Context: one part of a larger RNA
């Protein structure tokens, strides 16, 4: 790290089925006498689930039943039964509440009211007296409404489709139905329904598509009444009281018309009543035959062996393995109940009919028509609906697919009822080539159940112990009811309770083999080493010898070549694979398994792609599911039946009963064709050619060529199409079309429901805004003014006003912090409003193309540019993914045309298979005859382009000169012409190949083994890409775009490191050899190989680079010039004189400028080519001589180097390395090297040969790579008929081995297992999986890994108990947090969480002895708290209208309902008490109501109260706070004395009274008054007096009560609560019940519901014991301080923001 065993986890497989799923068959409604359905309860223990209903797993009776029973549920514990229980059938008694739900309301509780068919309807004797309706039902039926998706490859008529779905009804069927019908015949004669007519007629952007009728063959068959015409009371009904009826009860009559009138016949059809079947057929019951004999196994015998029996019975199923005879059944008999059915059939009663006459009757807003319109196949010619219009009356009407006239034929409409034969499946019974637990119904099991969601909706997993529980006594460890030893039962305990069998993933331990010297597609071949009982396998090694394919030597000998080496000969000889024979060895030994080690080769698999190992997708593994089906038409092969024919269909009949036999010709297809149609209407062969066969100078079936006919057309010629007879039927198989159509997969549309507990905004009712600041009208005073009026100054106190962590609302910024979060919007800090268009509970309205929106497309329950659910519906996808078993043959295409095409399709082209035909074909090679105009050339041969120069012309133009001017002259530059010279073209050619094409010949291939051709099935592809030729197009590109050819793809092997398409080379399998491309120092096989040359650059080592421009690097060629009369080079000398040339110059002396550049001596020597000097000077060169002794020098060209030369983690030629090379050129010589080539065996195919067939033989130089695809052949799985077999002496599944086969697979051995399984053959199909971001289970790794907690409220510490155990419980003590809260009181909501006891398996983010956890037991007391009663927003019923219709809207009428905190509203206080309740229980004290009695009292009525808004401000005023004093306790204390804390006491009674208001007095000409406004002779002040307020004062209440104890005054300030005044409004701020208005006393009444506990950093809403969210009240506790602000600190909570 692999493997294997021993075990675990897991659950697969195998077997097994109380369950589904389809078919058939029977049979079909239930409710007001309260249904289906559901709540809730019912048992000794009782949680589901079945019963059952307060008579609750049951009562009673009758009948059957017979020995047991108390349900699923086998335990205690306690009954019942022969006096007949259970148990079963019929009856009948109960039968809570809800639900139509029906006396009113409502929340399944329950009030209220008080006997009630609510409601509609009918009769009614009017009394709900008598009656019906109402709801509900699987699926089918009938009417009404009525969509999209879809498809038309787009959509709009049209489809989908009158479907889904809605709404009404109705039954076991339901509608329809007895012609004002078809139809066109020698006519049928109610309806439906099946066959077929028929995919016809018709209908349709006459596109898609859609579609019948008549007839004919079957099933079943059934007919009938009104209204009228004429009679007229003769009549029904009834609870007997009476109702109906002349606006006609009854009679008559009903299309064969009939009434009236006459004539004739005669009881038979019809209808009413009344009885009421066999036989059948479903279900259930009853009787029913033989072995439980002998041996073996064995836990059992139903096995195997022996020996018997039954059988109208051998289907089936139990039973300790497989059972005819052991049970239950079963053949057969028979019986009961339903259906058939109130059917046939009988019986009574009624009366069928005929003929004559003509007088009456015979359905009107009908029929027809005319506009619109749905609807149908209905087209002029369906059926309907709506507007308008509108007949006729038997001499009459209507109908016969277009009108009209006329005839002919069928019928009589506008009234009505009617069974069978058809649909369906809740239910009941049976059956099965249907499934067997991831299957089959979602559901074999608590299933429509856990669960989810507010709802409407969604929605699961989970089957097995054993023949029998014999379910494991008793010991032992343990804290122990975990666990575990031992040890008992069974055949079995690895059968011990989610227990049968028990794979894989996986895990753990043991084994074996390896393992630190060594690189990772994990392995295939080959081969070594080490382990390995038996069993299925039995061979290996090694020596000898034989025979041998391809290839094929050394050595010696002769010869060649500079040299490596070669060549001839020995010799195609030794040798050589596979194969034979012999001996000898080997038993972990050979094979073979398991590991490891060498050596070769190697980047999964599947998909998409031109191209994938990909840094393109897909998958963690495993197991188990997982994707071409199945119907109708069609078309084609293939077999098989009959054959000018052929086949049944619906159905019938038998029958062993879904089989099978028979019978059915209706109809389809073909037998004739032509043509728009009318109409017409064809060789059973006249010639020739020829495969095959015969058998042969030849005939010749199928085939061809002709000829001839039929018909359209048509003057005719001509041409189209047909013509010398094959089909039809069934089965497979292959396509094709329609359907979901190989299978998952949208985004959407479309209908019918559920959502306003989030949130939008409305409406009712209720709440909340600490304090400050600013300082509008308005009014006062002074102050100016004649006056309006100004004005200072106060006073006042307005406002979508300021400030504000006031409370609450928001959500500015940090783009902080968190961002698998604390949280599916948090935290903090910071900010914005905060009297208002404010916030806010809590009721309530608005609903999906709709709402609602101070408007963002925001919100409408974590969904919004159309919400959610479920349904059309498997919606459509030319788009992506995926699509399961071996093998043989053969093999593509990325092209072309069309296309709303371009990612699809369709036909060709190209691939496959079949069948035909019968000789020829041709890719290669030359040869002939023709045809092309390209590569190239070319410019003297055109069209166009174009370099320089001469000359000409003197044609143009600037410029110059010359002229007075006309002109002349020149120079330059252009045309033009000549010449000369240099260049060019896909759209240029005087020319022109290679090459190609045609035809024709030769060789060569192929071909009767059937080419070529021609027919017909079946595809699939239509994204190409690379290289080379050769274009276009671009700066260019591993670029776009074309064409030829070759590869890739769809092709492996060698070789280029590696490397789809470059180079060699097309691979059936094993050997054995030889070459190719390439190479030969090592890696690395093969030469440190021969001869020469070049390279100094590591240039380079052969595909992956290097440019322009430069190079006295270097070799090597050429070519000028100079050289022994001495060449270049260096060395020695010399290099001079006129002269300091002249001019300039301050100087200019060879060398600052300008000129000019002469002589002279020389061998040579410049009025100087350089450096220098102010200016000479000086020092070099040019030039000259000598010394030396042979080549210089120059310039072009070559080869191989150098210079240019910079890239981002470490470099490299494949690496190491290389230097007369391992470099590069030249030439040679071995050698190595592939699957190529030859060779040996073997094995597909074709083909021949012989076989019945298999097997053999043979042949192949021209056969065997292969994706898309096409064709044949096999393996395996399921069941099912046939034959045939194995199993308890061990089946199928499982694990390991073995062996066979090319492969899918088979087999065969051991062991586990314990009860069923093979084979053949012929049929069947839910019939093969490593892939779909598949589906379901189950397990890894990643991992004891990240993370998580480690804290902004930093809160804990020791001490002590309890325990098996303590940081976390219990407790003491110290220490700390909260203070508009983390305290206290409610309310939604939960619902038992409350409290005790006893636990700790899980829950609890650690721990737990704890606990909101388990478990078991108790807990919630009310005339005065609230419900209950009232009425708002708003809601419902009923009535009435609307709608096709309704459980749907609607106003209106009448009526109910609608508030638990927080609207109105008769009544209770204060103490005590439980482990858990209290204004509810006790103790005292109180009130209200109602009833009763009694006393008392004139009576009504109007009215008044309930009853209300904002701001703002007076008075009265308790709790409280705080000051002052006293008493009582406690603490400190040595003391004086400090400091805390107490001093209480309710409802109710009674009493007192401000304020405002009124009354009487007064009598103000200016006064009273106010915070302020303001009052007054219509009476002010002041007096006085009625009325009158508090949760206020005081008294009682209390000799209660509470407290150890005192249990007392006095101020200040004032929430509540009372009472006044002002001011604002474009805003005027419910309602009703009740009450008040008349009491007083005594008894009695007063039910029902809630009432625990939490109300939140653990009991609500947020998935959680979640840093979120969630209404009201304590607004006055104390210090500070404006302050409800900060920050501290008390009561009272917590150290559990576990």
């Nucleotide at each position: 790290c692999c493997a294997u065993c021993u075990g675990g986890u897991g659950a697969a497989u195998a077997g097994c089925u109380c369950g589904g799923c389809u078919c058939a068959g029977g049979c079909g409604c239930c409710g007001a006498c309260g249904a289906a359905g559901g709540a809730c309860g019912u048992g000794u223990c009782a949680a589901g689930c079945u019963g059952c209903g307060a008579u609750a797993a049951g009562c009673c009776u009758c009948a059957g039943g017979g020995a047991g029973c108390c349900g699923c549920a086998c335990g205690a514990a306690g009954g019942c039964a022969a006096a007949g229980a259970a148990c079963u059938g019929a009856g009948g008694a109960u039968c809570u509440c809800c639900u139509a739900a029906u006396g009113g309301g409502a929340a399944u509780c329950c009030c209220c009211a008080c006997c009630g068919c609510a409601a509609u309807u009918g009769c009614u004797u009017c009394g709900c007296g008598c009656a019906a309706u109402g709801g509900g039902g699987a699926a089918c039926g009938c009417c009404c409404c009525g969509g999209a998706u879809u498809g038309a490859a787009a959509c709009a008529u049209c489809u989908u489709a009158g479907u889904a779905g809605g709404g009404g009804c109705a039954g076991g069927a339901a509608g329809a139905g007895a012609a004002a019908g078809c139809g066109a015949a020698u006519g049928c004669g109610a309806u439906g329904u099946c066959g077929u007519u028929a995919g016809u007629a018709a209908c349709c952007g006459c596109g898609a598509g859609u579609g019948a009728a008549c007839g004919c063959g079957a099933c079943a068959c059934a007919g009938u009444c009104c209204a009228a015409a004429c009679c007229g009371a003769a009549g029904c009904c009834u609870u007997c009281g009476g109702g109906c009826a002349a606006u006609g009860u009854g009679g008559u009559g009903u299309u064969c018309g009939g009434a009236c009138u006459g004539a004739c016949u005669c009881c038979c059809a019809u209808c009413a009543g009344c009885a009421g079947a066999a036989c059948g057929u479903u279900u259930c019951c009853g009787a029913g035959a033989a072995g439980u004999c002998u041996c073996c196994u064995g836990g059992a015998a139903c096995g195997g062996a022996g020996c018997g029996c039954g059988a109208u019975a051998c289907a089936g199923g139990g039973u300790g393995a497989c059972a005819g005879c052991c049970c239950c059944g079963u053949a057969u008999c028979g019986g009961a109940a339903g259906c058939a059915a109130g059917u046939a059939u009988g019986c009574u009663g009624u009366g069928c009919g005929u003929c004559a006459g003509c007088u009456c009757c015979a359905g009107a807003g009908u029929a027809g028509c005319g506009g619109g319109g749905a609807u149908u196949g209905g087209a002029a010619a369906u059926u309907c609906c709506u507007c308008g219009u509108g007949a006729a009356u038997u001499c009459g009407g209507c109908a016969g697919a277009c009108a009209u006239c006329g005839u002919c034929u069928g019928c009589c409409a506008a009234g009505a009822c009617u069974a069978a034969a058809u649909a369906c499946g809740u239910c009941c019974u049976g059956a099965g080539a249907c499934c067997g637990a991831u299957a089959g119904c979602g559901a074999a099991c608590a299933a429509g159940u856990a669960g989810c969601g507010u709802g409407a909706g969604c929605g699961a997993a989970c089957g097995c112990u054993g023949a029998a529980a014999a379910g494991c006594a008793c010991c032992c460890c343990g804290a122990g009811a975990a666990g575990g030893g031992a040890g008992g039962u069974g055949c079995a305990a690895u059968a011990g309770g989610g227990c049968u069998u028990g794979a894989a993933a996986u895990c753990a331990g043991a084994u074996g083999g390896c393992g630190a010297u060594c690189g990772a597609g994990c392995g295939a071949c080959g081969g070594g080493g080490c382990a390995c009982a038996a069993a299925a396998g039995g061979u290996c090694a090694c020596u000898u010898g034989g025979a041998a394919a391809a290839c094929g030597a050394c050595c010696g000998a002769g010869g060649c070549g500079c040299g490596a080496g070669c060549c001839u000969c020995c010799a195609g000889u030794a040798g050589g694979a596979c194969c034979c024979a012999a001996g000898u060895g080997a038993a972990g030994c050979c094979g073979g398994u398991g590991u490891u080690c060498c050596g070769u080769c190697g980047u999964a698999c599947g998909u998409u792609u031109u191209g994938a190992a990909a840094a393109a997708c897909g998958a963690a593994c495993c197991a188990g599911g997982g994707a071409g089906u199945g119907u109708a038409u069609u078309u084609g092969u293939u077999u098989g039946g009959c054959g000018a024919g052929u086949c049944u269909a619906a159905c019938c009949c038998g029958u062993u009963c879904a089989u099978c036999g028979g019978g059915g010709a209706a109809g389809g297809c073909g037998u004739a064709g032509g043509g728009a149609a009318a109409c017409c209407g064809a060789c059973a062969u006249g010639g020739c050619c020829g495969c095959a066969g015969c058998a042969u100078u030849g005939c010749c079936a199928g085939g061809g060529c002709c000829g001839c006919c039929g018909u359209g057309u048509u003057c005719a010629a001509g041409c189209g199409c047909g013509g010398g007879g094959a089909g039809u039927c069934a089965a497979a198989c292959g396509g094709a079309u329609a359907c979901g159509a190989c299978c998952c997969g949208a985004a959407a549309c479309c209908g019918g429901g559920u959502g306003a507990u989030c949130u939008a905004u409305g409406c009712g009712u209720g709440g909340a805004c600490a304090g400050g600041a600013c300082g509008a009208a308005g009014c006062g005073u002074g102050g100016c003014g004649a006056a309006a009026g100004c004005u200072a100054c106060g006073u006042g106190g307005a406002g979508g006003u300021c400030c504000g962590u006031u409370a609450g609302a928001g959500u500015u910024g940090g783009u902080g912090u968190c961002c698998u979060a604390c949280a599916a919007u948090a935290c903090c800090c910071u900010c914005u409003c905060g009297u208002g268009a404010u916030c806010u509970a809590c009721g309530u309205a608005u609903a999906g193309g709709g709402g609602u929106g101070a408007a963002a497309g925001g919100c409408c329950c974590a969904u919004c540019g159309a919400a959610c659910c479920c349904g059309g519906a498997a919606a459509c996808a030319g788009c992506u993914g995926g699509u399961u078993c071996c093998g043989a043959c053969c093999g593509a295409a990325a092209c072309a045309u069309g296309u709303c095409g371009a990612a699809g399709c369709a036909u060709g082209a190209c691939c496959u298979c079949u069948g035909c035909c019968g000789a020829g074909g041709u890719a290669g090679u030359c040869c002939g005859u023709g045809g092309g105009g390209u590569a190239g050339a070319g410019a003297g041969a055109c069209u166009g382009a174009u370099u320089g120069g001469a000359g000409g012309c003197c044609c143009c133009g600037c410029c110059c000169c010359c002229g007075a001017g006309a002109g002349g002259g020149g120079u330059c530059g252009g045309a033009c012409c000549u010449c000369c010279u240099g260049u060019c073209a896909a759209a240029c050619u005087c020319c022109g190949a290679a090459c190609u094409c045609a035809c024709g010949g030769a060789c060569g291939c192929c071909g009767u083994g059937g080419a070529c051709g021609c027919a017909g099935g079946g595809a699939g592809u239509c994204c190409g890409c690379u290289g080379u030729g050769c274009g276009g197009g671009g700066u260019a590109a591993g670029c776009c775009u074309g064409u030829g050819c070759a590869g890739c793809a769809u092709g492996a092997g060698g070789g280029a490191g590696a490397c789809a398409a470059c180079c060699c080379a097309g691979a059936g399998c094993u050997g054995g050899g030889u070459u190719a491309a390439g190479g030969u120092c090592c890696c690395c096989a093969a030469g440190u190989g021969u001869g020469g040359a070049c390279u100094a650059a590591g240039u380079g080592c052969g595909a992956u680079u290097g440019a322009a421009g430069g190079u006295a690097g270097u070799c090597c060629c050429g070519a000028g010039c100079c050289c022994u009369a001495g060449a270049c080079a260096g060395c020695c000398g010399g290099g001079a004189g006129g002269u300091g040339a002249g001019c300039u110059u301050a100087g200019a002396a060879g060398c600052a400028g300008c000129u000019a550049c002469c002589c002279u001596c020389u061998a040579a020597g410049a009025a100087a080519a350089g450096c220098g000097u102010a200016a000479c000077a000086g020092c070099u060169u040019a030039c000259c001589g000598g010394c030396c002794g042979a080549g210089g020098u120059u310039c072009g060209g070559g080869g191989c180097g150098c210079c240019c030369a910079a890239a981002a983690u470490g470099a490299u030629c494949g690496g190491g390395g290389c230097u007369c090379a391992a470099g590069u050129c030249c030439a040679c010589c071995a050698c190595c090297g592939a699957g190529a080539c030859c060779u040996a065996g073997c094995g597909g195919c074709a083909c021949g040969c012989c076989u019945u067939a298999c097997a053999g033989c043979g042949u192949g130089g021209u056969u065997c790579c292969g994706u898309a695809g096409g064709u044949c052949g096999g393996c395996a799985c399921u069941c099912c008929g046939g034959u045939u077999g194995g199993g308890u002496g061990g089946a199928a599944g499982c694990a390991c081995g073995g062996a066979c086969g090319a492969g899918a697979g088979u087999u065969c051995g051991u062991g586990u297992g314990g009860a069923c399984c093979g084979a053949c053959u012929g049929g069947u199909g839910a019939a093969g999986a490593u892939a779909a971001u598949c589906c379901u289970g189950g397990u890894u790794g990643c991992a004891g890994u990240a993370g998580c907690a480690g804290c902004g409220a930093u809160a804990g510490u020791c001490g002590g108990g309890u325990g098996u155990g303590a940081a976390u419980c219990c407790u003491g003590a110290c220490g700390g947090c909260c203070u508009a809260a983390u305290g206290a009181g409610c309310a939604a909501g939960g619902g038992u969480u409350c409290c005790u006891c006893g636990g700790c398996a899980a829950u609890g983010u650690u721990u737990g002895u704890c606990a909101g956890c388990c478990g078991a037991g108790g807990g919630u007391u009310a005339g005065c708290c609230g419900g209950u009663c009232c009425u708002a927003a708003g809601a419902c019923u009923c009535g009435u209208c609307g709608u096709a219709a309704u459980u749907c809207g609607a106003g209106c009428g009448a009526g109910u309902c609608g508030a638990a905190g927080u609207g109105g509203g008769a009544a209770a206080c204060u103490g005590g008490u439980u482990a858990a309740u209290a204004u509810u229980c006790c103790a005292g004290u109180g009130c209200c109501a109602c009833u009763a009695u009694g006393c008392a009292u004139u009576g009504a009525a109007c009215g008044c109260c309930g009853a209300c808004g904002c701001c703002u401000u007076g008075g009265g005023g308790u709790c409280g706070a705080c000051c002052g004093a006293a008493c009582c306790g406690g603490g400190c204390c040595u003391u004086c004395g400090c400091c805390c804390g107490g001093u209480c006491g309710a409802a109710c009674u009674g009493u007192c009274c401000a304020a405002a208001u009124c009354c009487g007095u007064g009598g103000a000409a200016g006064c009273c008054g106010u915070a302020a406004u303001g009052g007054c002779a219509c009476g002010a002040a002041g007096c006085g007096g009625a009325c009158g307020a508090a949760c206020g004062g005081c008294a009682g209440g209390a000799u209660a009560g509470c407290g150890c104890a005192a249990g007392u005054c006095g101020g200040u300030u004032c929430a509540a609560c009372c009472u006044g005044g002002g001011g604002c409004c474009c805003g005027u701020g419910a309602a009703a019940a009740g009450g008040c208005a008349a009491g007083c006393a005594u008894a009695g009444u007063g039910u029902c519901c809630g009432u625990a506990c939490c109300g939140a950093g653990a009991u609500c809403c947020g998935a959680c014991a979640c840093a979120g969210g969630u209404g009201c009240u304590c607004a006055u506790g104390c210090c500070g301080g404006c302050g409800a602000a900060a920050g501290g600190c008390a009561a009272g909570g917590c150290c559990u923001g576990u």